[in-house]
């Protein structure tokens, strides 16, 4: 210098005018007015996980159902994070991985192919029988011959995603883990490691794939969700009709048991109504920042400081000026002038994560290649 | 705001690991004086998009997009 990789961060700044929502103070009989202060994000999004919180006549048992799935740790918890192990990719920094069990059982493996867990289609070898040829007087013998039958063989051909470990040498009638060497895998054992796992030795030689198929194993899960839920106040006011219900309705996610216990529950129709009723829940919390200590790290602990939106048809906006960034045009050039542009998006009970969207820019660590010293 | 479900031919839908289908609609031909009815034949598809699991995906898993319904 070029190429790459990982992580962290910003995502316009300042000033003025004006508009909107919340809090506080003052004034006002009320509506309200004035002043002051605060007012979106890294994802506020998707609602995919996990919790807090609230309610369900305590939520107990069984079955069903759902979730997670290498090991150890972190955490309130998690499907998240950290550190490691094994597999895959890259020269490397590094990236990636739904990664328990296929020797518990069942299912499936289309087409092709003889055969898909099971095997003899072609082929190879051998034996028997018949025929043919041939030697011989005959018995009988011989054969790269033809046909039939039996046995052995998984080396070779062909099919397929996949064919009963792979390659080589020996061996054999032909072959074959039949024997041997190396490699892959399995079992046992010894050593290391908390563990996943790694390494050595021995053994018989071998066991198809699929669990994001059922299933088995281990662990976890009651449900609903702030439109949860609590309180206050009206109108001609809780109206009419039908049905179910102490033989237990309704409720407790499904089923059974258990619990509970009735001015109840379901359907249809017709009405009333205050801003689309109001107040609370509603923002101080597993909070943030700094520092010290422990830990490889995620994270945890101590101390100090700070309080930073809370609307309810839904505020957080607009304009102007200067500066900064990027692009274009003009001037010979540093530079100046003019013009244009600046993403994704936007709180609605609150947190911890994940995923997805995002113009442009900054910083740091590391790797590879080339050049120079 | 919260919850549940759906996406397959122009429309309405079935299909749930191996061939993409049905009804209506559309096109052509026959029939009719003509139209309709009827009969015969045919066209029309990235199964919403992407990534993965698998030998193989409309189907299984995950992410995304679009749409519908319910709750005061």
């Nucleotide at each position: 210098u070029g190429a790459g990789u990982a992580a962290a961060c910003c995502g316009g700044g300042c000033a003025g005018c004006u508009g909107c929502g919340g809090g506080g103070a003052u004034c006002u009989g009320u509506u309200g007015a004035u002043c002051u202060u605060c007012g979106a994000g890294g994802a506020a999004a998707g609602u995919c996980c996990g919790a807090g919180c609230u309610c369900c006549g305590u939520a107990g048992g069984g079955c069903a159902g759902g979730g997670u799935g290498c090991u150890g740790g972190g955490u309130a918890a998690c499907a998240c994070c950290c550190a490691g192990u094994g597999g895959g990719g890259g020269c490397g920094a590094c990236c990636u991985u739904a990664a328990g069990g296929a020797u518990a059982g069942u299912g499936c493996c289309a087409c092709a192919g003889a055969a898909a867990u099971a095997a003899a289609c072609c082929g190879c070898u051998u034996c028997c029988c018949g025929c043919a040829g041939u030697a011989g007087g005959a018995a009988u013998g011989c054969u790269g011959g033809c046909g039939g039958g039996g046995a052995g063989u998984a080396a070779g051909g062909g099919u397929g995603c996949a064919a009963c470990g792979g390659u080589g040498c020996g061996g054999u009638a032909a072959g074959a883990g039949c024997g041997c060497a190396c490699c892959a895998g399995c079992a046992g054992u010894c050593g290391g490691g908390u563990a996943a796992c790694c390494g050595g030795c021995u053994g018989g030689c071998u066991a198809g794939g699929u669990a994001a198929a059922c299933c088995c194993c281990a662990c976890c899960c009651g449900g609903a969700g702030c439109a949860a839920g609590a309180c206050u106040g009206a109108a001609u006011a809780g109206g009419a009709g039908g049905g179910a219900g102490a033989u237990g309705a309704c409720g407790u996610u499904g089923c059974c048991c258990g619990c509970c216990g009735a001015u109840u529950c379901c359907c249809u129709c017709g009405g009333g109504u205050a801003u689309a009723a109001g107040u609370c829940g509603c923002u101080g919390g597993a909070g943030g920042u700094g520092u010290c200590a422990g830990g490889c790290g995620a994270c945890u602990g101590g101390c100090a400081c700070c309080c930073a939106a809370g609307a309810u048809a839904g505020a957080u906006g607009g304009c102007u000026g200067c500066c900064g960034c990027u692009c274009c045009u003009u001037u010979u050039g540093u530079a100046a002038a003019g013009g244009a542009g600046a993403a994704c998006a936007g709180a609605a009970c609150u947190c911890g994560g994940c995923u997805u969207a995002c113009a442009g820019g900054u910083u740091u660590g590391c790797u590879c290649a080339u050049a120079u010293a | 705001g919260g919850g549940u479900c759906c996406u397959u031919a122009g429309c309405u839908c079935a299909g749930u690991g191996g061939g993409a289908g049905a009804g209506c609609g559309c096109u052509u031909c026959c029939u009719u004086g003509a139209c309709g009815c009827g009969g015969a034949a045919g066209a029309g598809g990235c199964c919403g998009u992407g990534u993965g699991u698998u030998c193989g995906a409309u189907c299984c898993a995950c992410a995304c997009a679009g749409g519908a319904c319910c709750c005061a």
Predicted 3D model of RNase P RNA and transfer RNA as a complex of 445 nucleotides. Rfam match: Bacterial RNase P class A.